The RNA shown here (small-subunit ribosomal RNA) has 1481 nucleotides and comes from a soil metagenome. The sequence is in RNAcentral, with records from SILVA. Its mean pLDDT, the model's own confidence on a scale to 100, is 87. Its Rfam family is "Bacterial small subunit ribosomal RNA".
[in-house]
RNA sequence: AGAGUUUGAUCCUGGCUCAGGAUAAACGCUCGCGGCGUGCAUCAAACAUGCAAGUCGAACGCUCUGCGGUCGCAAGACCGUAGGGAGUGGCAGACGGCUGAGGAACACGUCGGUAUCUGUCCCACAGUGGGGAAUACACCACCGAAAGGUGGAUCAAUUCCGCAUACGCUUCCCGGUGGACACGCCGGGACGGAAAGCCUUCGGGCGCUGAGGGAGGGGCCGGCGGGCGAUUAGUUAGCUGGUGGGGUAAUGGCCUACCAGGGCGAUGAUCGCUAGCGGGUCUGAGAGGAUGACCCGCCAGACUGGGACGGAGGAACGGCCCAGACACCUACGGGUGGCAGCAGUUGGGAAUUUUGCGCAAUGGUCGAAAGACUGACGCAGCAACGCCGCGUGGAGGACGAAGCCUUUUGGGGUGUAAACUCCUUUUCUCAGGGACGAUAAUGACGGUACCUGGGGAAGAAGCCCCGGCUAACUACGUGCCAGCAGCCGCGGUAAUACGUAGGGGGCAAGCGUUGUCCGGAUUUAUUGGGCGUAAAGCGUUCGCAGGUGGUGCAGGAAGUGAUGUGUGAAAGCGCCUGGCUUAACUGGGCGAGGCCAUGUCAAACUCCUGGACUUGAGGGUCGGAGAGGCAGACGGAAUUCCGGGUGGAGUAGUAAUAUGCGUAGAGAUCCGGAGGAACACCUGUGGCGAAAGCGGUCUGCUAGACGAUGCCUGACACUGAGGAACGAAAGCGUGGGGAGCGAACAGGAUUAGAUACCCUGGUAGUCCACGCCCUAAACGAUGGCUACUAGGUGCUGGGGGUAUCGACCCCUCCGGUGCCGGCGCAAACGCAGUAAGUAGCCCGCCUGGGGAGUACGGUCGCAAGACUAAAACUCAAAGGAAUUGACGGGGACCCGCACAAGCAGCGGAGCGUGUGGUUUAAUUCGAUGCAACGCGAAGAACCUUACCAGGACUUGACAUGGCGUGGAAAGCGGCAGAGAUGUCGCCCUCCGCAAGGACCGCGUCACAGAUGCUGCAUGGCUGUCGUCAGCUCGUGCCGUGAGGUGUUGGGUUAAGUCCCGCAACGAGCGCAACCCCUGGGUCGUGUUACGAUUCACGACCGACAGCCCCGAACAACGGGGAGGAAGGUGGGGAUGACGUCAAGUCAGCACGGCUCUUACGUCCUGGGCGACACACACGCUACAAUGGGGUGAAACAAGGGGCUGCCAACCCGCGAGGGGGAGCCAAUCCCGCCAAAGCACCCCGUAGUGCAGAUUGCAGGCUGCAACUCGCCUGCAUGAAGAUGGAGUUGCUAGUAACCGUGGGUCAGCACACCACGGUGAAUAUGUUCCCGGGUCUUGUACACACCGCCCGUCACGUCAUGGGAGCCGACCGCACCUGAAGCCGCUGGGCUAACUGCUUCGGCAGAGGCAAGCGUCGAGGGUGAGGUGGGUGACUGGGACGAAGUCGUAACAAGGUAGCCGUAGCGGAAGCUGCGGCUG
Repeated sequence: AGAGUUUGAUCCUGGCUCAGGAUAAACGCUCGCGGCGUGCAUCAAACAUGCAAGUCGAACGCUCUGCGGUCGCAAGACCGUAGGGAGUGGCAGACGGCUGAGGAACACGUCGGUAUCUGUCCCACAGUGGGGAAUACACCACCGAAAGGUGGAUCAAUUCCGCAUACGCUUCCCGGUGGACACGCCGGGACGGAAAGCCUUCGGGCGCUGAGGGAGGGGCCGGCGGGCGAUUAGUUAGCUGGUGGGGUAAUGGCCUACCAGGGCGAUGAUCGCUAGCGGGUCUGAGAGGAUGACCCGCCAGACUGGGACGGAGGAACGGCCCAGACACCUACGGGUGGCAGCAGUUGGGAAUUUUGCGCAAUGGUCGAAAGACUGACGCAGCAACGCCGCGUGGAGGACGAAGCCUUUUGGGGUGUAAACUCCUUUUCUCAGGGACGAUAAUGACGGUACCUGGGGAAGAAGCCCCGGCUAACUACGUGCCAGCAGCCGCGGUAAUACGUAGGGGGCAAGCGUUGUCCGGAUUUAUUGGGCGUAAAGCGUUCGCAGGUGGUGCAGGAAGUGAUGUGUGAAAGCGCCUGGCUUAACUGGGCGAGGCCAUGUCAAACUCCUGGACUUGAGGGUCGGAGAGGCAGACGGAAUUCCGGGUGGAGUAGUAAUAUGCGUAGAGAUCCGGAGGAACACCUGUGGCGAAAGCGGUCUGCUAGACGAUGCCUGACACUGAGGAACGAAAGCGUGGGGAGCGAACAGGAUUAGAUACCCUGGUAGUCCACGCCCUAAACGAUGGCUACUAGGUGCUGGGGGUAUCGACCCCUCCGGUGCCGGCGCAAACGCAGUAAGUAGCCCGCCUGGGGAGUACGGUCGCAAGACUAAAACUCAAAGGAAUUGACGGGGACCCGCACAAGCAGCGGAGCGUGUGGUUUAAUUCGAUGCAACGCGAAGAACCUUACCAGGACUUGACAUGGCGUGGAAAGCGGCAGAGAUGUCGCCCUCCGCAAGGACCGCGUCACAGAUGCUGCAUGGCUGUCGUCAGCUCGUGCCGUGAGGUGUUGGGUUAAGUCCCGCAACGAGCGCAACCCCUGGGUCGUGUUACGAUUCACGACCGACAGCCCCGAACAACGGGGAGGAAGGUGGGGAUGACGUCAAGUCAGCACGGCUCUUACGUCCUGGGCGACACACACGCUACAAUGGGGUGAAACAAGGGGCUGCCAACCCGCGAGGGGGAGCCAAUCCCGCCAAAGCACCCCGUAGUGCAGAUUGCAGGCUGCAACUCGCCUGCAUGAAGAUGGAGUUGCUAGUAACCGUGGGUCAGCACACCACGGUGAAUAUGUUCCCGGGUCUUGUACACACCGCCCGUCACGUCAUGGGAGCCGACCGCACCUGAAGCCGCUGGGCUAACUGCUUCGGCAGAGGCAAGCGUCGAGGGUGAGGUGGGUGACUGGGACGAAGUCGUAACAAGGUAGCCGUAGCGGAAGCUGCGGCUG
C1' cells in the first nucleotide's frame, strides 16, 4: 500500500465484500507451567444465612461474675481488684465500599468569580467561678403471642438550666481615615451572650468556653465546550424586571405582597428521543470516528415516592416519620424487612468466581493508651477471559525401514522424520535449606518465591485453512443429492470449492467462529468529492435576514502574529533511567496535551470608526430597433351552416371496404347571408421577454434592453435561507360563446381477439370574462454575478473612421444571436470568450438499485391533487460513455436456379425402400429441421447379428508369459444329440547328440473377452454455413482502454481480383494459378491378322485481353470485332481459410474413465431384424395415341467386368434355363454380332380399353447344407387402384433438363437403390420489387445463450415485511376539579407543665416559658373528567418484495412493426389507448 465483484470485452460512476487492529466478550475443538491483570454488560429483579461501624470505664451511674480484704454466727453488707452486660453521655455512623436507574442539566470539563460555612488538625490570645434540676438503665407493678409498651418511686455525669465574669464577639451610637459611600480599618461608649470535667508519677497531661488567623474541605454564581430529531415553530404566569418584607451560612422570584409587561426563539426556544460526565481507551498518516469495563476525579442513586429531625456537615445505602408495592411472622389483636457492601441463592441471560484466610502490611473510626472494630485492604481459591514469559528436547542418523497415500507400476511422497547412537534437564518429581515484605516485637500469604542435591527424554500439541481474493493439491466417496459459502460463487459421474484420507500452508497453549468499534471508505470529501449525459441546478424572477465585497489616507486593535505569566490533579501516553533472571508489570525523572485565562508588544491582511475618490452600480441628455405587455377598433382569405338558382346520381372515405350523406335532389357550381376561431405570403439556426411565452392592421396606455455623451450621485454592489410575484397544456368554479378540431361515447372496418392504430359521426374541452390550480423532457437535461484566457466565419441592433456622387466596399468600437476550431478540461461523448477552461463570492441540490417521490403526519387546494417526505423488507448490482459483434417488419451497394421466366416432377394411385408409431419373447443399435428418413447397409434365408427363446462352456472363440503334467494335434469314420458337444475307433509325430525346443491337450497363476455406458472426457474422420470471399499477423500510427488503422474510400472483378487514393508499410491462411480429365495441333512410341490420317500412351505447342475499334482517370478493367478447335477463369474434377453448430460417430478403428468376470464373455439350434390400424420421406410403374401392341431392314454407343471367373460355337426347352465345352489372366477370348429410345410398315380409336400392371392361382427354372417364416427368374392364367393429382413443394441455365438404354461394385443367390457410361436432346432468363441464403459499408439497440434475444402489466398460488381499519389493550405527558398522610411554617393553645421570677400559711399559688391538642397554607399519593403523544393488537382491506419451468396478452428495446417519452384528463381484463400542450434522450 490495496484486492474481489456490473460487461463478450473496455473506461468511468457506484454500492456490496475481504485482507488490519481492538475487545469486560461468548460459543466450538483442544490444553503442560509460571508471572501480572480482569471477571453480572442482561432484571436499579427478588433475596435464605453469615459478616461489612463502631468505640471510649481516663465522662456517668447501675448490674452480673471471679479473686482478695474488712464487718458479721450466718444470710449478707462494704471496700479493693480483674472481667462481662445493657444503659446515660461523647466522638464516629455525611468517610470508606457499591451501582448508573434518573438526569441534555451549571450535571460534567475548563477558566474565572464571592455574598458564604467549616467538627477533628495547626498557630497565637483570653478564660474555665459558683449553684440548681430532670432522666435512661436497674428496681416494683401491670398490658401484650411477639415486637414492644404503660405506670410508680429512687438515682449519676463531660446530660440539662439559671447566676457571675467578657480580651475578642454580636447589635446600636459617636469620632478619625480610605473609598466606585455597599463597606473596610483605627479609637471610644451602651445593651447582650461562655464553660465540664477526667487522669496523674503531682511535674503535669487530656479536655471544655469565647474570639482571631491558617490549612484542607464544602456552598453559591458566571464565560466557553461536548448527542439526535423541524414529519416538534412558537414558548413562558413567579413567567421577566422593580420595590417592601420573609428565608438561608450565603447571592438570588428562593418565597411573598404590590407595580410594570416583560423574558426566550430559525446562531433552533418549546417539545420528543437517547445518554451518567471527564482524565482516558480503541482506531486512524493525520484530521477525525467510535467509546466511557478495570484505575483516578466529579455527579447521581440506595425497594418506589414524599418529608423533616438532630448535627460542623445529610434532606442520610446497613438512621427516623408518612404513603405505596412486595415479602415474612402472627395467638388475627398486631408486628417486621430493604445485599446497586463481601461472599452466597433464585430468576433472567450467549455469559461473569469462594457462603475462603488475615488484620502481618497500607489506610480508616474510637480511645491518653493498651487496644477494639474494619468483606476498605492484604492474600489465597475458581476461569486460557486478556497480556507477557517458558517448555513439550538437542546433536548425529539411509539415495531413504515399515505403515499409510499416490502412480504413467518405473517410481514419487510422508522423510532425518522414526528406529538407533551420543548428550542435556528448563519444566516435572523426590529430598534438604529457606527469605525480602518488619528500622525492637508482630507474617494471612507460606514451608511460598528462591537456592542446593538426586532421578529420568522422562509427564506435556492442538486448532484452522489449502477455487480466486489468500500462503497451501492429490486420491477416493457423492452426483443440483448430501452439503459449502465473507464476496464472486461451488455440487446435475472424472468436484484442488461438499465428505474422508494422504500431503501441504498458517498460527500455537492455543486455534477458529460469532457479536461490536475504528480502518481500508477521498463511500459526508475542513484536510479531501461532486451536480450537460452516471445520483444531483429550485420552472423563472424580485427581495428581508445572512454571507461576500472597489481605490487611497488616518485612528482603533476584535480576528491575526510575537512574547511572558497562571493553570491544564494523579494515573495513562512519548523519551531517558531503575526494580522483579527476561517480559508483561512496576518505581523515578523529563516531556507532551486547551477552541483555556491573563499581561505586554506589532499593525501587513480581514474587521471597526472617520473623512476622501471614481473605474463597480445608479441617474441625466440625445438616438434608433423589436411577434415585450394591456386595452379598444378594423380587415380579408378559408372551413362550416342557412336561403335561392343551375343540375340530376352519386358522394364521401380507405391499402381495400363499410358505416355516413344523397331522387324529400346530395356532391359539383353560381349568388346572397350568418357565425366562430385563427391570421397564409413576408418568416429567417430573424427579433423581443426573467421564464412560461409573444406573429393580420391601426390607435391609446405601458415595461425593459441597446448605442452615443462622460453632465450628476459617490460603493449606493453581488448573491440570496425563509418570504412574495409570475408560471405551457390539461383540469376546476360561475357566466357567456361554440365555426373547425375533438378525450369520452356510438357506429363501420381490421383482427384469433382489437376496449387500439384506419374510417364516419361526436360530448366535455379548445375561445371570452372573472376566480382557482402551480405541474411538464417547465431542457442548453448546463443556478446567478465578476474577471481573465489563440483564432476564423455568418446573422442582428447602434456608433465611429478613411474614402466617395453615395447610405456601396473596406477598417474599427459596443450589445445580442449562431456555426467551426486551438490551448485547457472531460470517463468518454464532447465543451471550447454564450466554457463543461482558469479563478473568486453567494445560493440550491446529490450520496447504490428497488420499496418510493410512496405511506404516515403537516401545510395548501372546491376537487383533481400539489409541496414536504420516511421505514420495514429486498437485491449485487442499478447506471454513464464508448468498443466489437449479432440483430432490425433501418438505409445503400452486390451475389446465388434465391425469386421471376421456363421444362420435367413430387404431394393423389399401386408397388419398392427408409423412418415414426404401434405390436412383439425379440421386432438389436445408431442417424432426427436445413445438414436424420434408397442414411451407417457397395446387397439380414443360415452366417452376417450386435436382439429373443432354449441348450452348453468357464484361462475361455482370440493374445502374451510363468509353473506343473501329459502327449502330438489336426484329420477320417461310427454312435448319441436340434446342434454346440460328448464318446469310440482309425491315425500316430517334427527339430536337436543331449539338455531342451516347436506344436498340442489337461491343471494352475497372471490375464483374456464385452457391438456394456459416457461422441457432454477424447483422437481420427465426416457433415454444415460454403467454392461463400473472407480470416488474421508483424512493425508503425491513433485511442486511458476495449479496440481501431491496415481490410475503410473511388473504380473494377467470379474473387480482400486488380488499379488509384490513403498513417500506414509489409506478410500469412484463403481466392486465382500450379495438378488430373476433356476439346485443336505437332512429334514420338505401340499392337492383339494387316494397314491406319482413327485409336492408345507420352512429350510438346496452343489462349495472353496478344491484335483492332470504342468506353474509362486513358489505371485496373469493360463493350464490340478479327483470327482461331477453343475468347475473356473454354467445360469438368480434385482442392474446403479463421471458425460455427458441446453437429455426427465409443457400432469402423483407436483411446481416458466407469461397469460385468461360471457372465453384460464364448459356442450352438431355432426365431427376430421381413410384424401392420396408421403417418411421413425417397423412388419405381402408370394413368395412355408425341401412346400401346406386332412385324421388319434386325440402324448407331461409350465405359466397364472376367480364373472358386466371363463363358463362344453347337444341341434341348415357348421360356427362365439345361447340356456342352472352344477361347480368354484378355485393344487378342467372353459378357456382347451387345444397346434402347430411334426409323419403316400394320393393328388398336378414347374405352378403365389391345392403357395400366398390383394381387392371386397353377406349373416350372436357378443359387445355396437349407428358399416355410424370408430369394430371384420363367410360362400360363388372373387382372386391383389409377383417367395428370388440394394446400404445398423439388430439380435444372446447355450437350444442361427431360427421355432412352448400358455397365460396374457389393454378391453363392437377390438392385426400382448406389456408382459410372454413352444415345436423343429442348424451353426460358424482361430483370432484382418480393421469398430464402450470403458478402461489404452505414445506422439504431435496453440483444451478447446474441430476435428462437430481451422484456411489461393484470390474474392464480406460496412466503415475508408494511400502510389503512369499526375498535380493543396497556404506557407516558400536561391540564381542571375533589380528597389529602408525614412534616416544616403560621395561628390558637380553656388541657398538661422540673429548674427561672414573685408571693407563700412552706402544703402550695401565680407568672414567664414549654408540651399535648385544635385550625390554616403547602403537600406525596389516591380519585374523577376532558385531552395529547408514542406503542401493541384487530374482522377486513391497499399496494410492495421475493419465489427453475402456471394463465392472458405484447406495451417497451431495431422506424419494436401506431417513433418514444414528460405533464394532465378521460377510458379500458392487463400491459395500455386516446385528446391537449411540450421534449429529442